[in-house]
Context: one part of a larger RNA
RNA sequence: CUGGGCGUAAAGAGCGCGUAGGCGGUUUGAUAAGUUGGGCGUGAAAUCCCCGGGCUUAACCUGGGAAUUGCGUUCAAAACUAUCAGACUAGAGUGUAGAAGAGGGUGGUGGAAUUUCCAGUGUAGAGGUGGAAUUCGUAGAUAUUGGAAAGAACACCAGUGGCGAAGGCGGCCACCUGGUCUACAACUGACGCUGAGGCGCGAAAGCGUGGGGAGCAAACAGGAUUAGAUACCCUGGUAGUCCACGCCGUAAACGAUGAGAACUAGACGUUGGGAUUUCAUUAUCUCAGUGUUGAAGCUAACGCAUGAAGUUCUCCGCCUGGGGAGUACGGCCGCGAGGUUAAAACUC
Numbered sequence: 001c002u003g004g005g006c007g008u009a010a011a012g013a014g015c016g017c018g019u020a021g022g023c024g025g026u027u028u029g030a031u032a033a034g035u036u037g038g039g040c041g042u043g044a045a046a047u048c049c050c051c052g053g054g055c056u057u058a059a060c061c062u063g064g065g066a067a068u069u070g071c072g073u074u075c076a077a078a079a080c081u082a083u084c085a086g087a088c089u090a091g092a093g094u095g096u097a098g099a100a101g102a103g104g105g106u107g108g109u110g111g112a113a114u115u116u117c118c119a120g121u122g123u124a125g126a127g128g129u130g131g132a133a134u135u136c137g138u139a140g141a142u143a144u145u146g147g148a149a150a151g152a153a154c155a156c157c158a159g160u161g162g163c164g165a166a167g168g169c170g171g172c173c174a175c176c177u178g179g180u181c182u183a184c185a186a187c188u189g190a191c192g193c194u195g196a197g198g199c200g201c202g203a204a205a206g207c208g209u210g211g212g213g214a215g216c217a218a219a220c221a222g223g224a225u226u227a228g229a230u231a232c233c234c235u236g237g238u239a240g241u242c243c244a245c246g247c248c249g250u251a252a253a254c255g256a257u258g259a260g261a262a263c264u265a266g267a268c269g270u271u272g273g274g275a276u277u278u279c280a281u282u283a284u285c286u287c288a289g290u291g292u293u294g295a296a297g298c299u300a301a302c303g304c305a306u307g308a309a310g311u312u313c314u315c316c317g318c319c320u321g322g323g324g325a326g327u328a329c330g331g332c333c334g335c336g337a338g339g340u341u342a343a344a345a346c347u348c
Stems, first nucleotide, its partner, number of pairs: 003320004007302002012316001014201004021194003025088007033081002035077008049065006091191001092188003095184005103177007110154001114150008125136002162169002206247006215241002220236004258315006266293011297304002321348003330341004
């Protein structure tokens, strides 16, 4: 000496469940596989290294030693790892009693708004813009009143509030259903953590079949603007957006920060529980979340800072100069669009 890294420089898989594997709490006894020590055997000779000897020296030759870090066998040790047997409760789970929530699915239902249609009133404009025009309107528009229909989304409440593994989830009601938190410490007794493959979930757009279609709106058409205007602005407008079923499998899928565990100053909010206390949510403490600020420490800096990017451990994923390139070829997947795995020549 026996890599260094991954918030922003290259690098955390979009997220979960889980197989193999890796790792694993306290304690007693046994064993002796790993581990440690000793003995014996072997580890050819030459070479290399050390101390000598021989050619006038050297190269060269030669004697002895060391080394050969290994393997086998045997004796011993029993701390640690492992295995077997037993015990424990601090990890994990179960139970009992409570709690909050846009967690998911299905069915129903409500009001505002929008558009269209019908009817009334009413008359010449309306609409739109920086200004206009396309457009709509005397076949009666816009405005206004009453009625009907349809589809989609749920104002206020609403909150660095809540829930979910992530994607994500918001009117109200019912049913079905997942997870979480707190208190108690009754039960099980390490049943745990991670997780290559694998399996599942996965915004939007897109695709298939069948519905639906109010508003919005890629494409498209027209009007403007402009030197031009395949745009920005305006008038229209089809896919799509919505529903059911089936695909797709990607996003700045972001906290650009993998999961789990332990430890390490505080201060100030806020959500859900609990304990004690008080005239009083008053005050203190505590568990689980969610924020702001900040010490030590860390960092290239910015910043992070008990929800770490601090100090450590376990397991997985990933990076290794820029371009070529997340491309070609091949494989796998897909109806396709394409996705995934993933180079090289060449060049700087």
The part of an RNA shown here (small-subunit ribosomal RNA, central domain) has 348 nucleotides and comes from an uncultured bacterium. The RNAcentral record of the full RNA draws on ENA and SILVA. Its mean pLDDT, the model's own confidence on a scale to 100, is 88.